[in-house]
RNA sequence: GCACUGGUCGCCAAGUGGGAAGGCACCGGUCUGCAAAACCGGUCAUCGCGAGUUCGAUCCUCGCCCGGUGCU
Numbered sequence: 001g002c003a004c005u006g007g008u009c010g011c012c013a014a015g016u017g018g019g020a021a022g023g024c025a026c027c028g029g030u031c032u033g034c035a036a037a038a039c040c041g042g043u044c045a046u047c048g049c050g051a052g053u054u055c056g057a058u059c060c061u062c063g064c065c066c067g068g069u070g071c072u
Base pairs, nucleotide, nucleotide: 001071002070003069004068005067006066007065010024011023012022018055026042027041028040029039030038048064049063050062051061052060
C1' cells in the first nucleotide's frame, strides 16, 4: 500500500431500515447479629466522526479515524 473484518452504556455483547435486548458492574430494598450469596426493583447508549440516500438510518452508500487478520 491492497483486501477482509470489527468500533453499540463503565465492561462484555445482541440487533441490521420504523427510533437499541441481555449479562456483569453500580444504586435501593428483602434476607442476616453483620457481611457474602440469593431474590426483587431501579438508573445509565450523541450506536467511532462527517456527509449522502430515505418520510424515517445503529442498519444502505461514500470519505475519514482507530483496532484485528491476511497478502505484497